[in-house]
Context: one part of a larger RNA
RNA sequence: CUGGGCGUAAAGCGUGCGUAGGCGGCAUUGUAAGUCGGAUGUGAAAUCCCGGGGCUCAACUCCGGAACGGCAUCCGAAACUGCAAAGCUUGAGUGCAGGAGGGGAGAGCAGAAUUCACGGUGUAGCGGUGAAAUGCGUUGAUAUCGUGAAGAAUACCGGUGGCGAAGGCGGCUCUCUGGAAUGCAACUGACGCUGAGGCACGAAAGCGUGGGGAGCAAACAGGAUUAGAUACCCUGGUAGUCCACGCCGUAAACGGUGCGCACUUGUCGUUGGGGGAGUUAACCCCCUCAGUGACGGAGCUAACGCGUUAAGUGCGCCGCCUGGGGAGUACGGCCGCAAGGCUAAAACUC
Numbered sequence: 001c002u003g004g005g006c007g008u009a010a011a012g013c014g015u016g017c018g019u020a021g022g023c024g025g026c027a028u029u030g031u032a033a034g035u036c037g038g039a040u041g042u043g044a045a046a047u048c049c050c051g052g053g054g055c056u057c058a059a060c061u062c063c064g065g066a067a068c069g070g071c072a073u074c075c076g077a078a079a080c081u082g083c084a085a086a087g088c089u090u091g092a093g094u095g096c097a098g099g100a101g102g103g104g105a106g107a108g109c110a111g112a113a114u115u116c117a118c119g120g121u122g123u124a125g126c127g128g129u130g131a132a133a134u135g136c137g138u139u140g141a142u143a144u145c146g147u148g149a150a151g152a153a154u155a156c157c158g159g160u161g162g163c164g165a166a167g168g169c170g171g172c173u174c175u176c177u178g179g180a181a182u183g184c185a186a187c188u189g190a191c192g193c194u195g196a197g198g199c200a201c202g203a204a205a206g207c208g209u210g211g212g213g214a215g216c217a218a219a220c221a222g223g224a225u226u227a228g229a230u231a232c233c234c235u236g237g238u239a240g241u242c243c244a245c246g247c248c249g250u251a252a253a254c255g256g257u258g259c260g261c262a263c264u265u266g267u268c269g270u271u272g273g274g275g276g277a278g279u280u281a282a283c284c285c286c287c288u289c290a291g292u293g294a295c296g297g298a299g300c301u302a303a304c305g306c307g308u309u310a311a312g313u314g315c316g317c318c319g320c321c322u323g324g325g326g327a328g329u330a331c332g333g334c335c336g337c338a339a340g341g342c343u344a345a346a347a348c349u350c
Stems, first nucleotide, its partner, number of pairs: 003322004007304002012318001014201004021194003025088002028085004033081002035077008049065006091191001092188003095184003103177007110154001114150008125136002162169002206247006215241002220236004258317006266295011299306002323350003332343004
């Protein structure tokens, strides 16, 4: 519980697309459902309220009045909402133009490094640590040179930078493909916003089948440390990390801040586009649109802080919160191969 809230106190769904619903630009005509005015009827009595009366008072009771939130019918109003019709272009979309980008998918290629294999040189150590030891090495290691193989990741550029709805995306080339910004105003003519359900996407880990496996590395083993050391450190090392296909559906999925629109002083940087001036110029300078940052005004805030990228001022729609523990648990249902996920209590207790 018709309240107040949701950056950090409890509270924004991980993200998008979208169904129902809610909400909806400018102007005209009509209608009269909502809305407003009037009239009539009804709204039993008792009760409640007001005035008066009766029991010694009161409770109680009697009389009169008001009221009975309401409903129906008729007449009327037409501003607003709705509905109908016919319009408009500023919201929204389409088109055209030249640009930006690690946006997505597939294929191919490259160099550095690492490990391994083979060969050459070479000899007693290497490695590792706080110090060591386990470990590796005379069957020749480490180091160094050459050749080859494999897998994974792409130093520098690199940014306070870019792109994407979010998760996320970084070597190069090609093919396919999504979105956004800017400019021009040719076209459509409100086609819009939000979005319960629903559907799709969704890091890492994990799961299934098959492949792959260099490095790294849960588990595990050993060496140290220590009172102990199921750790931190060291030597090894299997799942896994990689690929294909299929699941899982979670997160400090964070800006801890839902989406859209409008309005409200500024300064400095940066990315992309457009315009101006400048010598046709690069750079610089000025204006402007979109993004991304720092600081800060009013205002807001419990404070911290936020501050045209609002947590300011408003409107629309959705989600969510309502003391701590019990508990994001039990039970039930749905989903999943499983792990588990989603929905979600109560007793009891402070």
A computed fold for a 350-nucleotide part of an RNA from a metagenome, annotated as small-subunit ribosomal RNA, central domain.
The coordinates come from a structure-prediction model, not an experiment, and the mean pLDDT is 90.
Rfam family: Bacterial small subunit ribosomal RNA. Gene Ontology terms of the family: structural constituent of ribosome and ribosome.